[in-house]
Molecule: transfer RNA
Organism: Nanobdellota archaeon
């Protein structure tokens, strides 16, 4: 250099163009004689970045950035 994937809550990871979700971790509170399991609730995201198209985009295009594989 060139092609293809990915990038979304702390961690791994879904998401049909129409208000962003799970599990796991954290926290509260219940239960306990206490812990740990259980069980209830809550918190916590500028959906990498800027743009375009569309009424509207996490989801389409186009350019960067970063990983990860191929090709030369």
């Nucleotide at each position: 250099g060139c092609c293809u994937c990915u990038g979304u809550a702390g961690c791994u990871c879904a998401g049909c163009g129409g208000u962003a979700g799970a599990g796991c971790g954290u926290c509260u509170g219940c239960c306990u004689u206490g812990u740990a399991a259980g069980c209830a609730g809550a918190a916590g995201g500028u959906c990498g970045c800027g743009a375009g198209a569309u009424c509207a985009u996490c989801a389409c295009u186009c350019g960067c950035c970063a990983g990860a594989g191929g090709c030369u």